Source information: Predicted 3D model of a 361-nucleotide part of an RNA (large-subunit ribosomal RNA, domain IV) from Peribacillus butanolivorans. It matches the Rfam family "Bacterial large subunit ribosomal RNA". Its family is annotated with structural constituent of ribosome and ribosome in the Gene Ontology. NCBI's taxonomy places the organism under Bacteria, Bacillati, Bacillota, Bacilli, Peribacillus.
Context: one part of a larger RNA
RNA sequence: CUAUGGUUAAGGAACUCGGCAAAAUGCCCCCGUAACUUCGGGAGAAGGGGGGCCAUCACUGGUGAUCCGAUUUACUCGUGAGCUGGGGGUGGCCGCAGAGACCAGCGAGAAGCGACUGUUUACUAAAAACACAGGUCCGUGCGAAGCCGUAAGGCGAUGUAUACGGACUGACGCCUGCCCGGUGCUGGAACGUUAAGGGGACCGGUUAGCUGCUCUUCGGCGUGGCGAAGCUGAGAACUUAAGCGCCGGUAAACGGCGGCCGUAACUAUAACGGUCCUAAGGUAGCGAAAUUCCUUGUCGGGUAAGUUCCGACCUGCACGAAUGGCGUAACGAUGGCGGCGCUGUCUCCACCCGAGACUCA
Numbered sequence: 001c002u003a004u005g006g007u008u009a010a011g012g013a014a015c016u017c018g019g020c021a022a023a024a025u026g027c028c029c030c031c032g033u034a035a036c037u038u039c040g041g042g043a044g045a046a047g048g049g050g051g052g053c054c055a056u057c058a059c060u061g062g063u064g065a066u067c068c069g070a071u072u073u074a075c076u077c078g079u080g081a082g083c084u085g086g087g088g089g090u091g092g093c094c095g096c097a098g099a100g101a102c103c104a105g106c107g108a109g110a111a112g113c114g115a116c117u118g119u120u121u122a123c124u125a126a127a128a129a130c131a132c133a134g135g136u137c138c139g140u141g142c143g144a145a146g147c148c149g150u151a152a153g154g155c156g157a158u159g160u161a162u163a164c165g166g167a168c169u170g171a172c173g174c175c176u177g178c179c180c181g182g183u184g185c186u187g188g189a190a191c192g193u194u195a196a197g198g199g200g201a202c203c204g205g206u207u208a209g210c211u212g213c214u215c216u217u218c219g220g221c222g223u224g225g226c227g228a229a230g231c232u233g234a235g236a237a238c239u240u241a242a243g244c245g246c247c248g249g250u251a252a253a254c255g256g257c258g259g260c261c262g263u264a265a266c267u268a269u270a271a272c273g274g275u276c277c278u279a280a281g282g283u284a285g286c287g288a289a290a291u292u293c294c295u296u297g298u299c300g301g302g303u304a305a306g307u308u309c310c311g312a313c314c315u316g317c318a319c320g321a322a323u324g325g326c327g328u329a330a331c332g333a334u335g336g337c338g339g340c341g342c343u344g345u346c347u348c349c350a351c352c353c354g355a356g357a358c359u360c361a
Stems, first nucleotide, its partner, number of pairs: 001356002005352003010347002014345001019342001027051005036041001038171001052093006059086005068078003071074001094098001109337001112334001113332002118130002134169007146155003172327004177257003182254002184250005191245003197239002203233004209226005215220001258276005285319001286316001297313005
């Protein structure tokens, strides 16, 4: 020097991102316990006192000798020595110290988040993330919806809407405003558009036959025109579903929830007015917030001194109502703040025990 332990004057968080680490608390009995509260809690709140050993005194539980008595004569009752247990009173003894070692809660305050117990990144994250009871919406009438499988079949369920599946929210309390224009979902016997299919007007190809012309050895050859039936190509009107258009509904569906100008007898501000735009212009509640850029906003509190913290204000860059809003007792190895106790965290280091490193042999 390294690491495990131990002790420390005076101070006591001045250390540090931060009391990290350490110290402190610790058991049993008695007394006594606040705000708040969902009346269960909070509570082991907090905060106090006692605790060893000896003697003695009564009290009390178990067992029950002995003697005497009683009567209902019994494996009866009363009496109660001795032995054994329990807590208590009084007096005394010893030590620095009596839960004498080991073992063995630190406690309190005001706020954030999540109600809670749970779950999670096996090997850097345990959380304010996930789950959760509770709430709402949507689907599903049973061979259910949904899911697995090509199918058979299976799960759902040997269940039946107080059931099952999906989505969101997340105990509880008070609540959950406006917008259906867009997107989605849903309803709509009309109308428009719309596929294959149906339909087959009209046009075309082919040619038995008829016919013109040329040539002819009269048998025909060549080259044109018209052209039935059949076969075949193309094909208009008309007919025709869902969908889409169209008309409604629906936001605890996805989502959205304005601007400019003026105005009151100090000033300032604007209950009020005007105007433009919108589907509608953010209600309640909360607000420099896990959200506030400017910002260490301003004021108040706490400190000698406070970019953090608490209480307010509202100018909300860019809160806001089940992507829930605001509260909330209890709970938390949860993040931030202040304080008590306590301490080698520090002022400021020192010493000790054993172990290692190191030096010498």